A computed fold for a 72-nucleotide RNA from a Patescibacteria group bacterium, annotated as transfer RNA. The coordinates come from a structure-prediction model, not an experiment, and the mean pLDDT is 81. Its Rfam family is "tRNA". Rfam classes the family as a transfer RNA. The source organism's lineage runs through Bacteria and Bacteria candidate phyla.
């Protein structure tokens, strides 16, 4: 330098172009308990950045950034 793959809550992970982006763990509050742990109920929290297509984009296309694999 070329080809290809990946990027979603703090972490891991779903979502075939369509109604509130869902779940687990973690965190916070409350309940329970003499206290802690465990358990129960509830809350907050995410689509790497920019542009395009479309009535509508996490999803399709292009560029950039970061990570990875292969080739030279």
């Nucleotide at each position: 330098g070329g080809u290809c793959c990946c990027a979603u809550c703090g972490u891991c992970u779903a979502a075939u172009g369509g109604u509130u982006a869902g779940g687990a763990c973690a965190u916070c509050a409350c309940c329970c308990u003499c206290u802690c742990a465990a358990g129960g109920u509830g809350g907050g929290g995410a689509u790497a950045g920019g542009g395009g297509u479309c009535c509508g984009a996490u999803u399709c296309c292009c560029c950039u950034u970061g990570g990875g694999a292969c080739c030279g």